[in-house]
Context: one part of a larger RNA
RNA sequence: UGACGGGGGCCCGCACAAGCAGUGGAGCAUGUGGUUCAAUUCGAUGCAACGCGAAGAACCUUACCUGGGUUUGAAAGGCAAGUGACAGGCGAUGAAAGUCGCCCUCCCCGCAAGGGGCACUUGUACAGGUGCUGCAUGGCUGUCGUCAGCUCGUGCCGUGAGGUGUUUGGUUAAGUCCAGCAACGAGCGCAACCCCUGCACUUAGUUGCCAUCAGGUAAAGCUGGGCACUCUAAGUGGACUGCAUACGCAAGUAUGAGGAAGGUGGGGAUGACGUCAAGUCCUCAUGGCCCUUACAUCCAGGGCUACACACGUGCUACAAUGGCCGAUACAACGGGUAGCUAAACCGCGAGGUGGAGCCAAUCCCUGAAAAUCGGUCUCAGUUCGGAUUGGAGUCUGCAACUCGACUCCAUGAAGUUGGAAUUGCUAGUAAUCGCGGAUCAGCACGCCGCGGUGAAUACGUUCCCGGGCCUUGUACA
Numbered sequence: 001u002g003a004c005g006g007g008g009g010c011c012c013g014c015a016c017a018a019g020c021a022g023u024g025g026a027g028c029a030u031g032u033g034g035u036u037c038a039a040u041u042c043g044a045u046g047c048a049a050c051g052c053g054a055a056g057a058a059c060c061u062u063a064c065c066u067g068g069g070u071u072u073g074a075a076a077g078g079c080a081a082g083u084g085a086c087a088g089g090c091g092a093u094g095a096a097a098g099u100c101g102c103c104c105u106c107c108c109c110g111c112a113a114g115g116g117g118c119a120c121u122u123g124u125a126c127a128g129g130u131g132c133u134g135c136a137u138g139g140c141u142g143u144c145g146u147c148a149g150c151u152c153g154u155g156c157c158g159u160g161a162g163g164u165g166u167u168u169g170g171u172u173a174a175g176u177c178c179a180g181c182a183a184c185g186a187g188c189g190c191a192a193c194c195c196c197u198g199c200a201c202u203u204a205g206u207u208g209c210c211a212u213c214a215g216g217u218a219a220a221g222c223u224g225g226g227c228a229c230u231c232u233a234a235g236u237g238g239a240c241u242g243c244a245u246a247c248g249c250a251a252g253u254a255u256g257a258g259g260a261a262g263g264u265g266g267g268g269a270u271g272a273c274g275u276c277a278a279g280u281c282c283u284c285a286u287g288g289c290c291c292u293u294a295c296a297u298c299c300a301g302g303g304c305u306a307c308a309c310a311c312g313u314g315c316u317a318c319a320a321u322g323g324c325c326g327a328u329a330c331a332a333c334g335g336g337u338a339g340c341u342a343a344a345c346c347g348c349g350a351g352g353u354g355g356a357g358c359c360a361a362u363c364c365c366u367g368a369a370a371a372u373c374g375g376u377c378u379c380a381g382u383u384c385g386g387a388u389u390g391g392a393g394u395c396u397g398c399a400a401c402u403c404g405a406c407u408c409c410a411u412g413a414a415g416u417u418g419g420a421a422u423u424g425c426u427a428g429u430a431a432u433c434g435c436g437g438a439u440c441a442g443c444a445c446g447c448c449g450c451g452g453u454g455a456a457u458a459c460g461u462u463c464c465c466g467g468g469c470c471u472u473g474u475a476c477a
Base pairs, nucleotide, nucleotide: 001477002476003474004473005472007471008470009469010468011467012466013465015461016460019425020424021423022422023421026316027315028314029313030312031311032310033309034307035306042053043052064302065301066300067299068298069297070296073126078124079123080122081121082120083119084118088103089102090101091100092099093098106117107116108115109114128291129290131289132288133287137285138284139280140279141278142276144274149188150187151186152185153184154183155164156163157162168179169178170177194268195267196266197265199237200236201235202234203233204232205231208227209226210225213224214223215222240262243256244255245254246253247252318418322377323376324375325374326373327372334365335364336363339358340357344353345352346351384415389410390409391408392407393406394405395404431453432452433451434450435449436448437447
């Protein structure tokens, strides 16, 4: 100087408390451990691994296993020699890859010799490796933590390590600011500048909108017309403790006014010096080591989907604030040409036929659902719950056996609110309801977004956990 303390002081955080909803019990989905297996590819392992890499394992992917092939190689470029092809068609064999045979077969300059291009064969250096080492590395990332810290120059103090500044008193979300002070300044962080959202104005008016006028319909901005309104998208304004009162040296704090918004308005992006030899050699790059008729490479099939069991994360429930039936209302974000697909018709349905329109503020995906109104069920393993299984189908795709999703009929399991323990959340939040997108031929209870409905509680900081500052002890570094 740090680190540590079941030392002290001050302070903060959904850390506790106060509340709400869960997990832990059930079934299923998914990941992991274990076990099994020819293989169940590999990595991730307290917080910070376990719906993680994987924004999508039937083949492919694929790295694993079994079997069948190839050896300058699946792809690249170099040299030497040789050939004139390569491609394509046919046949044999084969699971395919491949192997064998037949047919066909180069271009340019030049009279020629020869030269050049292209392709193949042979040879040669080489290619290739998701092989090892993340404890050799770059890059990227997680975490403490969006915590308020981490440092430097000069000066001063100390033999020195180092200290001071950065401590102290206030204040703040903040090393934020103020006052003081052997310190005076400065840098990286904080804040602000950026984006979205909340108010208003200006500009613009189609594909959007419809107040006024006119036409028109069963109805409808449907049409003329208009750009007022909504909206769209560019700009500007607006909030600064600016104003008032109280306290205060000040910084600032409390209350109030005005205001769409009030003291960082709400949300996002933004992650200091460093810590964990944290993670990644399987994104990529790369040192070293290793393989080179194989640890390379092609193909078929299988596996990654196994199953006594254990754990994590979710979904669906156990019902009446509910289930079922009928009627009826209101979104936002997005996506669409190898695409989204309307009307109409067929089918109980998944879906099929159909083909209008749309490269999209125009057309389509696209009927939002919970909610509301009416009816029914009356507390039961039920008109709750839907696992499992049988049958029949639809769609995608070369192909749904291992191993896809969905539909219909039948079946109708566990489950009556869950032990010890444990998680999230402070407001348009939790809870609850549906919708969209990426990946994608097909496949979503996961992920990333969007809107609808919309709470309860916070006395307080004694305690648990994590963190910041000062101080103290130490046989630790």
Small-subunit ribosomal RNA, 3' major domain from an uncultured bacterium, 477 nucleotides, folded computationally. Its Rfam family is "Bacterial small subunit ribosomal RNA". Gene Ontology terms of the family: structural constituent of ribosome and ribosome. It was read from a public genome assembly.